[in-house]
RNA sequence: CAAGUAGACCGGGUGGCCGCUCUGGUGCCGGGUUUCCGGCAUCGGAGAGGAAAGUCCGAGCUCCUCCGGGCAGGGUGCUGGGUAACACCCAGGCAGGGUGACCUGCGGAAAGUGCCACAGAAACAUACCGCCUCGACUCGUUCGGGGUAAGGGUGAAAUGGUGAGGUAAGAGCUCACCGCGUCCAUCGCGAGGUGGAUGGCGGGUAAACCCCAUCUGGAGCAAGGCCGAAUAGGAGGACGAUAGGUGCCUGGCCUGUCCUCGGGUUGGCUGCACGACCGCGUCGGUAACGGCGCGGCUAGAUAGAUGGUCACCGUUCUUCUUCGGAAGAAUACAGAACUCGGCUUACAGGUCUACUUGGUCA
Numbered sequence: 001c002a003a004g005u006a007g008a009c010c011g012g013g014u015g016g017c018c019g020c021u022c023u024g025g026u027g028c029c030g031g032g033u034u035u036c037c038g039g040c041a042u043c044g045g046a047g048a049g050g051a052a053a054g055u056c057c058g059a060g061c062u063c064c065u066c067c068g069g070g071c072a073g074g075g076u077g078c079u080g081g082g083u084a085a086c087a088c089c090c091a092g093g094c095a096g097g098g099u100g101a102c103c104u105g106c107g108g109a110a111a112g113u114g115c116c117a118c119a120g121a122a123a124c125a126u127a128c129c130g131c132c133u134c135g136a137c138u139c140g141u142u143c144g145g146g147g148u149a150a151g152g153g154u155g156a157a158a159u160g161g162u163g164a165g166g167u168a169a170g171a172g173c174u175c176a177c178c179g180c181g182u183c184c185a186u187c188g189c190g191a192g193g194u195g196g197a198u199g200g201c202g203g204g205u206a207a208a209c210c211c212c213a214u215c216u217g218g219a220g221c222a223a224g225g226c227c228g229a230a231u232a233g234g235a236g237g238a239c240g241a242u243a244g245g246u247g248c249c250u251g252g253c254c255u256g257u258c259c260u261c262g263g264g265u266u267g268g269c270u271g272c273a274c275g276a277c278c279g280c281g282u283c284g285g286u287a288a289c290g291g292c293g294c295g296g297c298u299a300g301a302u303a304g305a306u307g308g309u310c311a312c313c314g315u316u317c318u319u320c321u322u323c324g325g326a327a328g329a330a331u332a333c334a335g336a337a338c339u340c341g342g343c344u345u346a347c348a349g350g351u352c353u354a355c356u357u358g359g360u361c362a
Stems, first nucleotide, its partner, number of pairs: 001358010012313007020047012049333001053344002056342005061220004073216005078092005093106005107211002112209002114205003128152002130148007137140001160178006179201001180199008224270004234261006243255004277296008314331007
């Protein structure tokens, strides 16, 4: 210098004018019982994100069930650790990929059941071609029986792999090495590693049922709590008279005024902004993370505020250039709604750190 790998971070700036939401002070006005509530004016302060997103996991918080336990169902799945918890994070193990930095995957298929498209003879006990052997006759490029998984062919996958021996031909049939299982020893907390002995060892699939281990009640801030208007309706009490309406009569049916109480709707307040919070330092730990000390306060809208415009500057791209610069265009993804921890997804442009491979120079 080029090509990469892993991780961390930024993601427009300054000023003027006009607005929006919340909030502190002051003044005026109105209401009220001083504290208080509301309105207006004025002077200040604060005001989106790294993902606020998807709502996919895990929690806090709240309500539901008289209390407790279980089944079913669901989640997770190598090991150890971190954490409030997790499907997250850190460290490690094994397998696969990459020259490498590094990346990806993960319980059990030797408990049972199911399934394995198309092709193929056969996808679990199967012989199509081929090979070997036996028999038959019509003696053939024949037919039938048996053996055979070495070879061909089919397939994503075909009965552990390679070589040698062996055999009629073959075959873990036997042997050596490799792979796999079991046992023993040893190292490791463990997943596992190493060594030895031993078994000749027949596919895949668990995001199919299932088995094993472990976790798990449900609903969610439109949770929940408080205050509480008019009208209508409900309950109780008092009053009223035998009243009024239904054309008239009889019967039947319907209907009042006032007070009190409680429930609920519109609405308001709360939940709701001091928290598993943020920054710095230090100590422990390989790390994730934790302990301690100091400092800080950081949006609370409710149909939803956080905006608009102008000027200058920054960044990127294109064009022109007298190489000083000039002009034009663009400036992403997106936007709180109870709050956190994660994951995933989107993102113009840019910065930094560590490492790898190749090249060049000293």